Description
Transfer RNA from Ruminococcus sp., 74 nucleotides, folded computationally. Its Rfam family is "tRNA". Rfam's curators write: Transfer RNA (tRNA) molecules are approximately 80 nucleotides in length.
RNA sequence: GAGGGUGUAGCUCAGUUGGUUAGAGUACCUGCUUGACAUGCAGGGGGUCAUCGGUUCAAGUCCGCUCAUCCUCA
Numbered sequence: 001g002a003g004g005g006u007g008u009a010g011c012u013c014a015g016u017u018g019g020u021u022a023g024a025g026u027a028c029c030u031g032c033u034u035g036a037c038a039u040g041c042a043g044g045g046g047g048u049c050a051u052c053g054g055u056u057c058a059a060g061u062c063c064g065c066u067c068a069u070c071c072u073c074a
Base pairs, nucleotide, nucleotide: 001073002072003071004070005069006068007067010026011025012024013023019057028044029043030042031041032040050066052064053063054062
C1' cells in the first nucleotide's frame, strides 16, 4: 500500500434478511435472610448502538467517509 472481519451497559455477548419502550449474563447499589460474613432471594441504577453523513414514513440493522483493533496479501 491492497483486500477482508469486528466495534451495542464497567466486562463478556445477543438483537431472528428495517417496524411495538434497546436486552441477557456478570459486575455495581439497596433491601430481606445471618450474631457477623459469604451464599441465596427480591428490587434498582447505568447505553449519543465507535464517529460523521446519506437512504427511508421508520435505521443497532441498509449505503458511504473517518477512527480503533484483528487477519491475509505485497